Transfer RNA from a marine sediment metagenome, 73 nucleotides, folded computationally.
[in-house]
RNA sequence: GCCAGUGUAGCUCAGUGGUUAGAGCAGAGUCUUCAUAAGGCUAAGGUCGGUGGUUCAAGUCCACCCACUGGCA
Numbered sequence: 001g002c003c004a005g006u007g008u009a010g011c012u013c014a015g016u017g018g019u020u021a022g023a024g025c026a027g028a029g030u031c032u033u034c035a036u037a038a039g040g041c042u043a044a045g046g047u048c049g050g051u052g053g054u055u056c057a058a059g060u061c062c063a064c065c066c067a068c069u070g071g072c073a
Base pairs, nucleotide, nucleotide: 001072002071003070004069005068006067007066010025011024012023013022018056028042029041030040031039049065050064051063052062053061
């Protein structure tokens, strides 16, 4: 340099163009216990990598850019 893939919560990942973007783990609060662990419950936590475009409607489709991973040279 060329090609492909990935980018969503602190971490690991789901998410058919259409209801409010979800799960597990971690962290917080709370219940239980003499206490701890384990367990239950509750709430919080997201500019869906960035900028544009298509569309009535975009996390999802398209273009470019950025970062990372793999392959080729």